[in-house]
RNA sequence: AUCUGUGAAAGGCAAACUACUUGAAAGGGUAGGACGCAAAGCCGUGAGCCUAACUUCAUCGAAAGAUGGAUAAGGUUGUCUGGUUGCCGUA
Numbered sequence: 001a002u003c004u005g006u007g008a009a010a011g012g013c014a015a016a017c018u019a020c021u022u023g024a025a026a027g028g029g030u031a032g033g034a035c036g037c038a039a040a041g042c043c044g045u046g047a048g049c050c051u052a053a054c055u056u057c058a059u060c061g062a063a064a065g066a067u068g069g070a071u072a073a074g075g076u077u078g079u080c081u082g083g084u085u086g087c088c089g090u091a
Base pairs, nucleotide, nucleotide: 002091004089005088012037013036017032018031019030020029021028022027035078041084042083043082046080047079048076049075050074055070056069057068058067059066060065
């Protein structure tokens, strides 16, 4: 420098759930907590997925409004892909 992750050591992250908080929602943050993770470090292009406040369409209604459909400009990277850096061990 390259390949690789069967076992080990050091160190790391933290799903569900609970409390508080934020948001229209999906979801996020903090603390506790560990199902898992060899990039479950960082970035967030592309795809997927989630939500539908606003907007718009339909129906009902005198109106206020109600119900339903569509929509990402809102999210998710612990769904996949791409970029980049890196611990330990093996060859």
The RNA shown here (c-di-GMP-I riboswitch aptamer) has 91 nucleotides.